[in-house]
This is a predicted structure of a 72-nucleotide RNA (transfer RNA) from Candidatus Giovannonibacteria bacterium RIFCSPHIGHO2_02_FULL_45_13.

RNA sequence: GCCGGAGUAGCUCAAUGGCAGAGCAACGGUUUUGUAAACCGUAGGUUGGAGGUUCGAGCCCUCUCUCCGGCU
Numbered sequence: 001g002c003c004g005g006a007g008u009a010g011c012u013c014a015a016u017g018g019c020a021g022a023g024c025a026a027c028g029g030u031u032u033u034g035u036a037a038a039c040c041g042u043a044g045g046u047u048g049g050a051g052g053u054u055c056g057a058g059c060c061c062u063c064u065c066u067c068c069g070g071c072u
Base pairs, nucleotide, nucleotide: 001071002070003069004068005067006066007065010024011023012022013021018055026042027041028040029039030038048064049063050062051061052060
């Protein structure tokens, strides 16, 4: 230099172009003499960044950043 993959909540990951979700973690509550576990609930997101297409983009297109792998 070229090719491919990944980037979404604190972490691990979902999401046919049509309300961004789950598990774990965090916080509050119930329970317990107390802790853990269990159960109920709450909060948490510029979907790496910029632009474009579209009535509508996490998803499609372009550029770019970071990481991983391959080729030379």